[in-house]
Context: one part of a larger RNA
RNA sequence: GCCAACGAGUUUAUGUUUGUUGCUCGGUUAAGCCCUUCUGGGGCGAAGCCUUAGGGAAACCGAGUGUUAAUAGCGCGAUCGCCGAUUUAUUGGCAAAGUAGCAGGCAUAAGACCCGAAGCCAAGUGAGCUUGCCAUGGGCAGGGUGAAUCACAUUGAGAGAUGUGAGGAGGUCCGAACCGAUUGGUGGUGCAAAACUAUCGGAUGACCUGUGGUAAGGAGUGAAAAGCUAAUCGAACUUGGUAAUAGCUGGUUCUCUCCGAAAUAGUUUUAGGACUAGCGUCCGGUUUACCUGUCGGGGGUAGAGCACUGGAUGGUUUGAAUAGGGAGCAAUCUCGUCAAACCAAUCAAACUCCGAAUACCGAUAGUUAAUUACCGGGCAGUUAGACGGUGGGGGCGAAGCUCCACUCGUCAAAAGGGAAACAGCCCAGACCGCAGUCUAAGGUCCCUAAAUUCACACUAAGUGCACUUAAGGAGGUGAAAUUUCUCUGACAAUAAGGAGGUUGGCUUAGAAGCAGCCAUCCUUUAAAGAAAGCGUAAUAGCUCACUUAUUAAGAGAUUUUGCGCCGCAGAUGUACGGGGCUAAGUGUGGUACCGAAGACGCGGAUUGAUGAUUUUUCAUCAAUGGUAGGAGAGUGUUCUUGUCCGCUAUGAAGCUUGAUCGUGAGGUCGGGUGGAGCGUCAAGAAGUAAGAAUGUUGGC
Numbered sequence: 001g002c003c004a005a006c007g008a009g010u011u012u013a014u015g016u017u018u019g020u021u022g023c024u025c026g027g028u029u030a031a032g033c034c035c036u037u038c039u040g041g042g043g044c045g046a047a048g049c050c051u052u053a054g055g056g057a058a059a060c061c062g063a064g065u066g067u068u069a070a071u072a073g074c075g076c077g078a079u080c081g082c083c084g085a086u087u088u089a090u091u092g093g094c095a096a097a098g099u100a101g102c103a104g105g106c107a108u109a110a111g112a113c114c115c116g117a118a119g120c121c122a123a124g125u126g127a128g129c130u131u132g133c134c135a136u137g138g139g140c141a142g143g144g145u146g147a148a149u150c151a152c153a154u155u156g157a158g159a160g161a162u163g164u165g166a167g168g169a170g171g172u173c174c175g176a177a178c179c180g181a182u183u184g185g186u187g188g189u190g191c192a193a194a195a196c197u198a199u200c201g202g203a204u205g206a207c208c209u210g211u212g213g214u215a216a217g218g219a220g221u222g223a224a225a226a227g228c229u230a231a232u233c234g235a236a237c238u239u240g241g242u243a244a245u246a247g248c249u250g251g252u253u254c255u256c257u258c259c260g261a262a263a264u265a266g267u268u269u270u271a272g273g274a275c276u277a278g279c280g281u282c283c284g285g286u287u288u289a290c291c292u293g294u295c296g297g298g299g300g301u302a303g304a305g306c307a308c309u310g311g312a313u314g315g316u317u318u319g320a321a322u323a324g325g326g327a328g329c330a331a332u333c334u335c336g337u338c339a340a341a342c343c344a345a346u347c348a349a350a351c352u353c354c355g356a357a358u359a360c361c362g363a364u365a366g367u368u369a370a371u372u373a374c375c376g377g378g379c380a381g382u383u384a385g386a387c388g389g390u391g392g393g394g395g396c397g398a399a400g401c402u403c404c405a406c407u408c409g410u411c412a413a414a415a416g417g418g419a420a421a422c423a424g425c426c427c428a429g430a431c432c433g434c435a436g437u438c439u440a441a442g443g444u445c446c447c448u449a450a451a452u453u454c455a456c457a458c459u460a461a462g463u464g465c466a467c468u469u470a471a472g473g474a475g476g477u478g479a480a481a482u483u484u485c486u487c488u489g490a491c492a493a494u495a496a497g498g499a500g501g502u503u504g505g506c507u508u509a510g511a512a513g514c515a516g517c518c519a520u521c522c523u524u525u526a527a528a529g530a531a532a533g534c535g536u537a538a539u540a541g542c543u544c545a546c547u548u549a550u551u552a553a554g555a556g557a558u559u560u561u562g563c564g565c566c567g568c569a570g571a572u573g574u575a576c577g578g579g580g581c582u583a584a585g586u587g588u589g590g591u592a593c594c595g596a597a598g599a600c601g602c603g604g605a606u607u608g609a610u611g612a613u614u615u616u617u618c619a620u621c622a623a624u625g626g627u628a629g630g631a632g633a634g635u636g637u638u639c640u641u642g643u644c645c646g647c648u649a650u651g652a653a654g655c656u657u658g659a660u661c662g663u664g665a666g667g668u669c670g671g672g673u674g675g676a677g678c679g680u681c682a683a684g685a686a687g688u689a690a691g692a693a694u695g696u697u698g699g700c
Base pairs, nucleotide, nucleotide: 001700002699003698004697005696006695011110012109013108014107015106016105017104018103019102020101021100022099023098026050027049028048032044033043034042035041036040054061055060064076065075066074067073081094082093083092084091085090086089113251114250116248120241121240122239123238124237125236131215132214133213134212135211136210137209138208139207140205142174143173144172145170149166150165151164152163153162154161155160178202179201180200183198184197185196186195217233219229220228221227254634255633256632257631258630259629264277265276266275267274268273278382279381280379281378282377283376284375285374286373289372291366292365293364294363295362296361297360303354304352305351309348310347311346313344314343315342316341317340318339319338320337324335325334326333327332385411386410387409388408389406390405391404392403393402394401416427417426418425431604432603433602434601436600437599438598442594443593444592445579446578447577451591453590454589455588456587457586458585464581465580472566473565476563477562478561479560480559481558482557483556484555485554493550494549495548496547497546499523500522501521504518505517506516529544532543533542534541605624606623607622608621609620610619611618612617635689637686638685639684640683641682642681644679646678647677654673655672656671657670658669659668660667661666
């Protein structure tokens, strides 16, 4: 991991509600007792309980009572149904109320749907591991160092000193056994739940060790690490209290049908829990109260405005012993400063002279339905929401950010088609079947269903082919507008000229059109600046403006706009989904077609309404996605009672295979196998359905 078996809302009591049964001028027994054909049945037993009247704390009173001085007021109560008949106040029936069972839902108390802690307490068991201690034994190769002390010698007056020899001290040195465990490696489903290997520390000592003994669970022992106390230690192990508790996680077993949420508010030692409300469902009741249109209301938002409150800009005028700067001998002038008024143009969530659309409230009219709304009751779940749109707060007018609002949308709880892929976007809401038709969004060259469609433009950048990228730059190119020149010849090109006074004056080494300063005239001319640029040391030289000729019909400037270009850089290899495309790109318009579980068509199922129908049933119309959850109807398993005068060796159950019936859970029949029990129908009772729980046990 797989397979098989086992594996989770149970039982009792009490209460409440729904259904149902009995009785109802009430209902019912409990303990106990008696009988009996004894897992059972029958009878006795009103003690008690509920009901028939309420109010009050109570005494108590009573269709009233409590409060109170009150016969007032107020609180809580009392009054009672439908149909028929007749004597009109009687009677009959039904219903209702009541009560006791049974069944279903729920609550409470219990282990209370199942499994799951870490823990707490009690009583015991442990020192054969390890820690300390006690008693009694054992062990430590070899080598080095050479303390005290002693002897002898020398020397000294002596105390003493020196030398030699003996000696053999030490938590002394080196190093085996022994004890330990520093560093690296190996190992790491190991040789091993701590080892192996190399290396290393101690090795006569606070040393190591055998045997016996002793100290224990809030306790021991500890040269102290919260170490160790049997692979267990910040409180051992075993059993019990015990099914501890778990607002937490996981799991919770057959089918079909109808409806179908919430992720909000308030409170909470509350925030991943709970209670109440909101939203769901079922039952009963009211019966249009819902919705839509019209009419009537109040408002101070969007917008707008500056009339108030404030902000901020420019100007004018006036005022101010108006810091300070400048000019002037000074008077004073000027710049600047502050304040107010006026003019102009503005800004505001906490400004308003104004002021919508929506929304909300009321009235009225209409629609007449498996609809909506409201009231009462049973049962819930939900209170982590997400994205999109719109209006806002926070943030950086960042976030797939965060917090509100809209009874907006979708997902959640929604499949299908589109967006390459893609919960929340676009289209559209799947009862079942059909090799029928039409469409939506989106598409129509190929992958890939459908136009290589039609018309007119644009783009040359593979721009682009779903969306999206700036400031800035540029004779890219299309369109539009305004304007200037132009056959009396424009613009461009080519040819020619572009001169003289003069090298203007000054300056300067020089300054001659062209370093700089000043002036910038006159003449000849078709035209030619005391020169727009290059150039020279200065000249020179080459162009330009300007003019003529040749040629020949458009040429120039500005603004707006469409589509393009640059700006534009990322890590394996391009990147419209791909191929590829000059349209199969972009813009405008048209016509076809494709395209979904949508709509339509045909057949069928269920539910509801309506109408037929004695019943059965039929017709028409509508509805039938669904998580939590509510409601309804069924299937199957085991056992019990009855039933079929049931089946069965002429072959039960089980297993297996084929056919068939049912919307489904499932059922029936035939064949084979098997070899002894099993079913139908009507009820009843449950140890009643397995895929999940790191489920339990077994097998492979």

Predicted 3D model of a 700-nucleotide part of an RNA (large-subunit ribosomal RNA, domain II) from a sediment metagenome. Rfam family: Bacterial large subunit ribosomal RNA. Its family is annotated with structural constituent of ribosome and ribosome in the Gene Ontology. Its mean pLDDT, the model's own confidence on a scale to 100, is 82. The full RNA is in RNAcentral, with records from SILVA.